[in-house]
RNA sequence: GGGGGUGUAGCUCAGUCGGGAGAGCGCUUCGUUUGCACCGAAGAAGUCGCGGGUUCGAUUCCUGUCACCUCCA
Numbered sequence: 001g002g003g004g005g006u007g008u009a010g011c012u013c014a015g016u017c018g019g020g021a022g023a024g025c026g027c028u029u030c031g032u033u034u035g036c037a038c039c040g041a042a043g044a045a046g047u048c049g050c051g052g053g054u055u056c057g058a059u060u061c062c063u064g065u066c067a068c069c070u071c072c073a
Base pairs, nucleotide, nucleotide: 001072002071003070004069005068006067007066010025011024012023013022019056027043028042029041030040031039049065050064051063052062053061
């Protein structure tokens, strides 16, 4: 330098014939307990790596770019 892959909540990840952003764990509050844990209920937490384009509408399609992994040279 070239090819391929990954990037979504604090962590691990799901989600694509374009339209509701989610799960588990963790966190907070409440209930329960003498207290803790377990358990139950409720809740907070995300510019979907970043920029641009297409579209009425983009996590999803196109494009540029960044980080990481991998292959080739």

This is a predicted structure of a 73-nucleotide RNA (transfer RNA) from a marine sediment metagenome. Its Rfam family is "tRNA". By type it is a transfer RNA. RNAcentral holds the sequence, with entries from ENA. Its mean pLDDT, the model's own confidence on a scale to 100, is 83.